A computed fold for a 73-nucleotide RNA from a Bacteroidales bacterium, annotated as transfer RNA. Rfam family: tRNA. The family's RNA type in Rfam is transfer RNA. The coordinates come from a structure-prediction model, not an experiment, and the mean pLDDT is 82. Taxonomically the source falls in Bacteroidales (Bacteria, Pseudomonadati, Bacteroidota, Bacteroidia).
């Protein structure tokens, strides 16, 4: 320059159109122990990068931006 990929809770991820947005780890509490760690349970905490569009219905698709990695020149 130009093409690819990402952005989801405090961290790392999952989730490719449907009825609570879920796991892991982190923190709180509680069990459990003489006590710690482990292990068991419970909790808080996300308006899914911004702003707009398609739809009955969007984290998901579609367009502009923002910022991050990678390749290229």
């Nucleotide at each position: 320059u130009g093409c690819g990929g990402g952005a989801u809770g405090u961290a790392g991820c999952a989730g490719u159109g449907g009825u609570u947005a879920g796991c892991u780890g982190a923190c709180a509490a509680g069990c459990c122990u003489c006590a710690u760690a482990a292990g068991c349970u419970u909790g808080g905490a996300g308006u899914c990068g911004u702003u707009g569009g398609u739809u009955c219905a969007a984290a998901u698709c579609c367009a502009a931006c923002u910022c991050c990695c990678g390749c290229u020149a």